The RNA shown here (Lysine riboswitch aptamer) has 182 nucleotides and comes from a pig gut metagenome.
[in-house]
RNA sequence: GUAGAGGCGCAUGUGUCAUCAGUAGCAGUUUGGACAGAUAAGGAUGGAGGAAGAAUUGUGAAAGGGACUCGUGCCGAAGAGGAACAUCUCCUUAUAGGUGUUCUGUCUGGAUGUGCAGUUAAGAACUGUAUGUCUGUCACCGAGAGAGAAUUCCGGUAAGUGGGAAUCAGGUGGAGUGCUAC
Repeated sequence: GUAGAGGCGCAUGUGUCAUCAGUAGCAGUUUGGACAGAUAAGGAUGGAGGAAGAAUUGUGAAAGGGACUCGUGCCGAAGAGGAACAUCUCCUUAUAGGUGUUCUGUCUGGAUGUGCAGUUAAGAACUGUAUGUCUGUCACCGAGAGAGAAUUCCGGUAAGUGGGAAUCAGGUGGAGUGCUAC
C1' cells in the first nucleotide's frame, strides 16, 4: 500500500404503519384588563373596535423520534467531545438553545442488561457515565479435573514412568494508531 474479519454489526434512503394527539394552530363564547415572541435593550407589527393568560365548544395537523420491508454505502463502520463557518427562534445586538457543513487519531473494539444524568410527548429510542454478561482480536500462562472423558510431535522407559516443544479446553491482561493475509 492492497484485500479482508468481528454480528441482534454500523450508518443512511424510499415506502407503509402506529405514536406524536384530539396536542399545536385556526374559529366562536365566557373570563381577564395591558401587554405580546426563549431572555434583555432598541425597532417594526398587532392590541381598550380588548393584549398575554384561563375555561369551554367546533375544527384539527406536521416535524423529530419508533417498528417493519426493500435498497445503498461500509467495518473508526460509527458515536461523543472540541474548533470554525452558516443558518433557525419577527429585525439588530448580546446571551441561551436547535440544525447543517468542514476540520480535529481528545475518548469509545463490538453487542447487550441494570443504575444515574441529559434529550424527548414518552417506562420508546438516542447520548454520556458506572458496573455486569456475551463476543471478536492479539499477547502471556497452559495437558491441567471429584466421577466419566482429556491432543500431536521429539526422544526415551518394563510401564502415560519421567522430560522437552507445540497447541485445545481454561485463565489473566491490552486496545482499533488494533488484528489477519499478500